[in-house]
Context: one part of a larger RNA
RNA sequence: GGCACAUGGGGGAUGUCUUGGCAUUAGGAGGCUUUGAAGGGCGCGGAAGGCUGCGAUAAGCCUGGGGUAGCUGUCAAACAAGCGAUCAUCCCGGGAUUCCCGAACUGGCAUGUACUGAAUUCAUAGGUGCAUGCAGCCAACGCGGCGAACUGAAACAUCUUAGUAACCGCAGGAAAAGAAAGAAAAAUCGAUUUCCUCAGUAGCGGCGAGCGAAAGGGAAAUAGCCCAAACCGUGGUGGUUUCCACCGCGGGGUUGUAGGGCCCUCCACCGGAGUUAUCAAACAGUUGGUUAGCGGAACGAUCUGGAAAGGUCGUCCACAGAGGGUGACAGGCCCGUACGCGAAAAUCGACUGUCUCUGGAGGGUACCCUGAGUAGGUUGAGGCACGUGAAACCUCGACUGAAUCGACGGGGACCAUCCCGUAAGGCUAAAUACUACCUAAUGACCGAUAGUGAACAAGUAGCGCGAGCGAAAGAUGAGAAGAACCCCUGCUAGGGGAGGAAUGUGAACCUGAAACCAUGUGCCU
Numbered sequence: 001g002g003c004a005c006a007u008g009g010g011g012g013a014u015g016u017c018u019u020g021g022c023a024u025u026a027g028g029a030g031g032c033u034u035u036g037a038a039g040g041g042c043g044c045g046g047a048a049g050g051c052u053g054c055g056a057u058a059a060g061c062c063u064g065g066g067g068u069a070g071c072u073g074u075c076a077a078a079c080a081a082g083c084g085a086u087c088a089u090c091c092c093g094g095g096a097u098u099c100c101c102g103a104a105c106u107g108g109c110a111u112g113u114a115c116u117g118a119a120u121u122c123a124u125a126g127g128u129g130c131a132u133g134c135a136g137c138c139a140a141c142g143c144g145g146c147g148a149a150c151u152g153a154a155a156c157a158u159c160u161u162a163g164u165a166a167c168c169g170c171a172g173g174a175a176a177a178g179a180a181a182g183a184a185a186a187a188u189c190g191a192u193u194u195c196c197u198c199a200g201u202a203g204c205g206g207c208g209a210g211c212g213a214a215a216g217g218g219a220a221a222u223a224g225c226c227c228a229a230a231c232c233g234u235g236g237u238g239g240u241u242u243c244c245a246c247c248g249c250g251g252g253g254u255u256g257u258a259g260g261g262c263c264c265u266c267c268a269c270c271g272g273a274g275u276u277a278u279c280a281a282a283c284a285g286u287u288g289g290u291u292a293g294c295g296g297a298a299c300g301a302u303c304u305g306g307a308a309a310g311g312u313c314g315u316c317c318a319c320a321g322a323g324g325g326u327g328a329c330a331g332g333c334c335c336g337u338a339c340g341c342g343a344a345a346a347u348c349g350a351c352u353g354u355c356u357c358u359g360g361a362g363g364g365u366a367c368c369c370u371g372a373g374u375a376g377g378u379u380g381a382g383g384c385a386c387g388u389g390a391a392a393c394c395u396c397g398a399c400u401g402a403a404u405c406g407a408c409g410g411g412g413a414c415c416a417u418c419c420c421g422u423a424a425g426g427c428u429a430a431a432u433a434c435u436a437c438c439u440a441a442u443g444a445c446c447g448a449u450a451g452u453g454a455a456c457a458a459g460u461a462g463c464g465c466g467a468g469c470g471a472a473a474g475a476u477g478a479g480a481a482g483a484a485c486c487c488c489u490g491c492u493a494g495g496g497g498a499g500g501a502a503u504g505u506g507a508a509c510c511u512g513a514a515a516c517c518a519u520g521u522g523c524c525u
Stems, first nucleotide, its partner, number of pairs: 001524009015510001016475002020446002022443007029435002031137002039101003042055003046079001049075003061095006070083003108134009141172001142170004152159001156206001182189002193220005203211002224427003227371001231251009256405001258370004262364006271358004282354010293341003299314005315332002317321001323335003376400008386412001407422005462469002482509001485497004
């Protein structure tokens, strides 16, 4: 020096555990805010700090209900001072208080209205007052505006990525769309939306890469309506010989087999619908849920042990043998579970009643009405699966520019025939999308280098001028019983006794692998 064995140190792997995460299901909720939000700052305790709670009434005040014998949140034990059967602490409902910043407001903007009022007579601009509204925050989902590039095409330019990301605006619990100027080709269907299919089809495409329908069929869910106009009535303004034009209000009316007005005739006061779809608003009752809770069956002996829930013996409940805890594994110890019950107050839903709203049909006439700078066209773009193509259809910029029911639009250039529909006004639940948040539950999900970045003072410590980046870190024991007392010592560290189920649970604390280090013994050199 090597090897082997033994004993230790060192180190924190492994095993076990779980306070925390992840995912999903069902139900709820889907907003908060000038009555000052979200988010912060600073404070508030007998007590220094962090967290939680709260706001100068400051870990709280008042009140209604529940509930109980203890209580003054937690890290974090003790002390101090107190409270409580005159019912505290605690839980739920309602109320009061709620510093400063923050939309942050003694202001701004918009609309309406009244007064006032320039250059400039009237007027207008402007000014002032009052009233109403708006702004800000918020995870995803939605609609719109604007809009890339990397990438793919094995390079790259049309194309693709992609109308994606990012940014901006706006809204709702959903949004958007929506009652055919539709789709079709059968004398068919009948608003919208979503899913399955049609179908990787028809097509589009440097016909490359790629992009990619629709009708139809099957499902989910179903719901339809209101204006403008003609005409009638009424009020007003302006012009005016009669009369006309315009405006407001009420009636009327709302469609394509054309309908309505106008004229004629008939029926009815029933029926229908509704209170956030329809044109429209209020109240009461009943009932159910949510926001605290309550009841809730049935076990002893003995053995081992520090400890019984384990072993043995006997027994009981079960609409309850889900689960968790308790000194080892408990249906009968505790919390619960099945089942049953419960609200003064607040709130949500359903139903019922009062109530409110609303007429319908036939015939005639061919006089009137049926959305105009619109449809269409030219040109330039965009959207449609469709890249300009034979390119219809839809939308927009520029320039133009009809018809009026014997009408107009469409059926993928265009024309004819035929068929389908009625634009240029508006509203509309459900089926669909999402989950920051609440409740309940589940997992061939993780188990501390995993699972959230975060099981711990975590968006903390720390870093950065800043936007921002961003950790590590869990486990004594059943119980602190956290080692009285004795000994060595520098009266330090550490150790030896003692005590205690535990000899190695001793706080650098469960288990305690390997690397690495050491001591002892043996063998080899």
Large-subunit ribosomal RNA, domain I from a Pirellulales bacterium, 525 nucleotides, folded computationally. The coordinates come from a structure-prediction model, not an experiment, and the mean pLDDT is 81. It matches the Rfam family "Bacterial large subunit ribosomal RNA". The sequence was found in a public genome assembly. Taxonomically the source falls in Pirellulales (Bacteria, Pseudomonadati, Planctomycetota, Planctomycetia).